[in-house]
RNA sequence: GCGGUUAUGGUUUAAUGGUAGAACACGUCCUUGCCAAGGAUGAGAUUCGGGUUCGAUUCCCGGUAGCCGCACCA
Numbered sequence: 001g002c003g004g005u006u007a008u009g010g011u012u013u014a015a016u017g018g019u020a021g022a023a024c025a026c027g028u029c030c031u032u033g034c035c036a037a038g039g040a041u042g043a044g045a046u047u048c049g050g051g052u053u054c055g056a057u058u059c060c061c062g063g064u065a066g067c068c069g070c071a072c073c074a
Base pairs, nucleotide, nucleotide: 001070002069003068004067005066006065007064010024011023012022013021018054026042027041028040029039030038047063048062049061050060051059
């Protein structure tokens, strides 16, 4: 340099062109003499820019970052 692939709460991970969900973790409350466990409830996310569309996390183009392969390299 070329090609492929991935990017979603703090972490792991779903999802479909039409309200972004779950688990763990975290906050508050209940339960308990206390802790743990359990229950209720809450906050928190689509890598960035542009395009298509009534509507984009999803489709298209480009960028960035990680990973894999190929090529080049005195």
This is a predicted structure of a 74-nucleotide RNA (transfer RNA) from Candidatus Nomurabacteria bacterium RIFCSPHIGHO2_01_FULL_37_110. The coordinates come from a structure-prediction model, not an experiment, and the mean pLDDT is 80. The same sequence occurs in records of 4 taxa. Rfam family: tRNA. Rfam links the family to the GO term triplet codon-amino acid adaptor activity. From the family's description: Transfer RNA (tRNA) molecules are approximately 80 nucleotides in length.